The RNA shown here (transfer RNA) has 72 nucleotides and comes from Villophora microphyllina.
RNAcentral records the identical sequence in 5 taxa.
It matches the Rfam family "tRNA". By type it is a transfer RNA.
NCBI's taxonomy places the organism under Eukaryota, Fungi, Dikarya, leotiomyceta, Villophora.
[in-house]
């Protein structure tokens, strides 16, 4: 160079056009003399950026970044 895939919560990952969501981490509160384990609660999100379509986009077009792969 040229292609393809990938970006959502602190982490791993779901979510194929109609309210954003598990799990594990972190806090609280329970439980225990006490810590761990178990349970229950809240919390945390510019869906990587930007435009467009459409009543309505994480979801579709397209540009751009950044990442990983194949191929010269």
């Nucleotide at each position: 160079g040229a292609g393809a895939a990938a970006u959502u919560a602190g982490c791993u990952c779901a979510g194929u056009g109609g309210u954003a969501g598990a799990g594990c981490a972190g806090u609280c509160g329970u439980u225990u003399u006490a810590c761990a384990c178990g349970c229950g609660a809240a919390u945390g999100g510019u869906c990587a950026g930007g435009u467009g379509u459409c009543c309505g986009a994480c979801u579709c077009a397209c540009c751009u970044a950044u990442u990983u792969c194949u191929c010269a």